[in-house]
Parts: sequence; C1' cells; structure tokens
RNA sequence: UGAAGAGUAAAAAUUCAGGCGUGAAGUGCUGACGGGACGGGGAGUUGCCGGUCUGACGAAAACCUAACGGUUGCGGUCUGAGUUUUGCAUCCCGCUUCA
Repeated sequence: UGAAGAGUAAAAAUUCAGGCGUGAAGUGCUGACGGGACGGGGAGUUGCCGGUCUGACGAAAACCUAACGGUUGCGGUCUGAGUUUUGCAUCCCGCUUCA
C1' cells in the first nucleotide's frame, strides 16, 4: 500500500412467567415541541427510539359465585427471562489475517 474480516448499542419474531385493561387504559395513526442512542475513537442523517402536549379512529366477551371475587378467553396490552434472526445509514481513523 492492497485485499479480506471481526466486534456494539439495539431491533424483530417466538416461548415461558408475572402484571394491566376488558366500566377501555394501552397498542397503532396525525400534528407540535423537547430529548436520547447509533462497533474501539471522532463526526453523524432525510434513518432509529423515548418524553410532553394534541387530534382522529376504536375493541370480546363467556361462565361460576349470595357477595367479595374466581376461571377461561380477548387486547396489533406492559415488564422480565430464554431462544433464533438481523445489526456500525454514511464518512474518517483504529483492530485482526493475508499479500
């Protein structure tokens, strides 16, 4: 100098456990304003993820119990753990191997 390669945060699917809702919160969608993260280092988007406010839409209950409540379901529901898959937008440098 050239060629090849490794590694993160995280994301998705799925399983299990425990919750929440089923008197409708949550999820998903629109808009406004903040914020955050993005291989070991630096930079970093029109991409990614939260927060607050806002607007529209909107649901699966059944059975048992004297009652409290319970069971089985349901929700593009929440959290945690396991498994699998994907995985630096991009740029520069670094690392490993070979020549």
A computed fold for a 99-nucleotide RNA, annotated as THF (Tetrahydrofolate) riboswitch aptamer.